[in-house]
Context: one part of a larger RNA
């Protein structure tokens, strides 16, 4: 010096990206007590507080036995309480089932995952919804036979999206997709064969070939958003000012509704105000000027849950001020 471990004056997070690590608390005792919130189950072992050995005396309750004047007395055991005392370093002698609290984001939850840098807010999930499928099912595998689905039958099976629960889920069908329609247009092979060419004395042979008929599809006509997706601009206006409920105009398929909002989304930005701190680019609550939230690519809430993310608090500590000592094993030197 390295690894592991023990202890430390005063301070106590000043360390640090961050209390990482350590310490502390707790770790099936008895008693008391327990908030917000809540889906009434929880939260909750919430939090918080008190007690604990042994001896003696006294008091009370209860109990055994004896005596009794039936009032009680004595006695055995137990429990509770009060007082005094005793010993040790130690009476949780009760051991290895949480350290605690406040607030916020995300995901409902238990679960799953990058074997070997990511365990999460990602995946899954119950629930919701759309769509396909009438059974020789749809769908998948296979050239096929055939197999799975399924020895199932629409309360079933496949696929897509969303993701408990609560309140909800607005407008647009112009584009793309899908579904339905069949009047018309277009359209292949094929049918058709007017006509034209070659050859021939001719019969013929041969090449080419218009009109017309002819499917799905496309054009077309409608529908459809929990289908892919989309959801405006400029100007003016109120008796202070400011602002604009209001008006005008252009464009669009329609111009973003409810709710939320500097947000896991806010560039400007450390926005502004308030709270917390002596001091706060973080955090919380508001505001709304949303560069560039927004409703199943779900919106907003939400108890419980979380080796989740963020901020704060008491307690606790060698994380630190600032380092010291010791133990074990290495390193190192010699052999």
């Nucleotide at each position: 010096c390295c690894a592991c471990g023990u202890u430390u004056a005063a301070g106590g997070a000043a360390c640090u990206c961050g209390g990482c690590a350590a310490a502390a608390a707790a770790g099936c005792a008895g008693g008391a007590g327990u908030a917000a919130c809540u889906u009434c189950g929880g939260g909750a072992u919430a939090a918080u507080c008190c007690u604990u050995g042994c001896c003696a005396a006294c008091a009370a309750a209860u109990u055994u036995a004896u005596u009794u004047u039936c009032g009680a007395a004595u006695u055995u055991g137990u429990u509770u309480g009060u007082u005094g005392g005793c010993c040790g370093c130690a009476g949780c002698a009760a051991a290895a089932g949480u350290g605690u609290c406040c607030a916020u984001g995300c995901a409902a939850c238990u679960g799953u995952u990058u074997a070997u840098c990511a365990a999460a807010a990602a995946c899954a999930c119950a629930g919701g919804u759309c769509u396909c499928u009438g059974c020789a099912a749809a769908c998948u595998c296979g050239c096929a036979a055939g197999a799975g689905u399924a020895u199932g039958u629409a309360u079933a099976g496949g696929g897509g999206c969303u993701g408990a629960c609560g309140c909800c889920u607005g407008c647009c069908c112009a584009g793309u997709g899908c579904c339905a329609g069949a009047a018309g247009g277009u359209u292949a092979c094929g049918a058709g064969g007017a006509g034209a060419g070659g050859u021939u004395c001719a019969c013929g042979c041969u090449u080419u070939g218009a009109a017309u008929c002819u499917a799905a599809g496309c054009c077309c006509u409608g529908g459809u958003g929990a289908a892919c997706g989309g959801c405006g601009g400029c100007c003016g206006u109120a008796a202070c000012u400011a602002u604009a409920a209001c008006g005008g105009u252009c464009c669009u398929a329609a111009g973003g509704u409810a709710g939320c909002g500097a947000a896991a989304u806010u560039c400007c930005u450390u926005g502004u105000c308030a709270g917390g701190u002596a001091a706060g680019u973080u955090c919380u609550g508001a505001c709304c000027c949303g560069c560039a939230c927004g409703a199943a690519u779900g919106g907003c809430g939400u108890a419980a849950u979380g080796a989740u993310a963020u901020g704060g608090a008491a307690a606790c500590u060698g994380u630190c001020u600032c380092a010291a000592a010791c133990g074990u094993g290495g390193u190192c030197u010699c052999g």